[in-house]
Context: one part of a larger RNA
RNA sequence: GAGUAACGAUAAAGGGGGUGAGAGGCCCCCUCGCCGAAAGCCCAAGGGUUCCUGCGCAACGUUAAUCGGCGCAGGGUUAGUCGGUCCCUAAGGCGAGGCCGAAAGGCGUAGUCGAUGGGAAACAGGUCAACAUUCCUGUACCUCUUGUUACUGCGAUGGGGGGACGGAGAAGGCUAGGUCCGUCCGGGCGAUUGGUCGUCCCGGUUCAAGCGUGUAGGGAGUGUCCUUUGGCAAAUCCGGAGACACAAUCCUGAGACGCGAUGACGAGCUCCCAUGGGGAGCGAAGUGAUCGAUGCCAUGCUUCCAGGAAAAUCCUCUAAGCUUCAGGUAACAAGUGACCGUACCCCAAACCGACACAGGUGGGCAGGGUGAGAAUCCCAAGGCGCUU
Repeated sequence: GAGUAACGAUAAAGGGGGUGAGAGGCCCCCUCGCCGAAAGCCCAAGGGUUCCUGCGCAACGUUAAUCGGCGCAGGGUUAGUCGGUCCCUAAGGCGAGGCCGAAAGGCGUAGUCGAUGGGAAACAGGUCAACAUUCCUGUACCUCUUGUUACUGCGAUGGGGGGACGGAGAAGGCUAGGUCCGUCCGGGCGAUUGGUCGUCCCGGUUCAAGCGUGUAGGGAGUGUCCUUUGGCAAAUCCGGAGACACAAUCCUGAGACGCGAUGACGAGCUCCCAUGGGGAGCGAAGUGAUCGAUGCCAUGCUUCCAGGAAAAUCCUCUAAGCUUCAGGUAACAAGUGACCGUACCCCAAACCGACACAGGUGGGCAGGGUGAGAAUCCCAAGGCGCUU
């Protein structure tokens, strides 16, 4: 220079009460404004206690601070079913032997790792200051082990099936959800004003997995017998050839319906403590119409060329072997389910940007009016008014 520029989106504040030494900024209430395919909610990554409570205000906070993602202390993360671990493999990595190479080392078979993919099983309600598909209540399901009973050819690292997959398009059936149209339930009769017992106003009308049933729809001929060059051995399995029987049968499949639910939730009401606020109890109706998805049936159907992972779980077949055993199948019963993550932020003041930085950051949810629409503008739930 200078007490100057600046104080980081022009979404916005006003009033009352409280606390306190002190209040524009903290807490509570009322009104106002802003977002609302987000400036709301839930995850992944990343962060690593920032979460909750109490006590503080030196420093941090672009101002003050009684407040805080700040200081100090205490507390908080509960799983057979969510995710990982586990089984399986992709790109890729490593790599016994091996090949190559002055050395270091490079490549690579068998193998072994490696998810962003495949593989068993849980929902609804309640609850803490802070966790919940984890705790509690209710109702379920799965794996494996053992036992009992009945029946019985079992057996794999091998064979086969399956898993198993692209783009685009169209039509159908549903559901989530919405509307408030009607019904039903509870409450109101009032508005500084004419009308308002009514076709009036306000609020509500909710509920899963699972089990049973097997529908709209989709797909395939199916079953028995016989034979056999193939599937690196074998096969009753798969594949190939043939005969007979059946006109339907089988497989798949949302949703609806019934149970779940004599339950929970539920507008509200009553009582108690009472500063904020909290606790206990009771509890009505809970039904139809209509709109309707980008979700489900559907990895379906049609069509196209650029022709769209693998392996295991699973089913089946036999080999060696075992065959009074072991093993397998079915029903029932009893048991079993370890370890790690789980707080909180997550389009952000907590991640990446030296900052409480107008930047960047993958996925899911998707209410109402307007509308072709996830655009636009206005609202709901919810969250904020961006720390002078």
Overview
Predicted 3D model of a 388-nucleotide part of an RNA (large-subunit ribosomal RNA, domain III) from Halofilum sp. (in: g-proteobacteria). NCBI's taxonomy places the organism under Bacteria, Pseudomonadota, Gammaproteobacteria, Chromatiales, Halofilum. Its Rfam family is "Bacterial large subunit ribosomal RNA". The RNAcentral record of the full RNA draws on ENA. The prediction has a mean pLDDT of 81.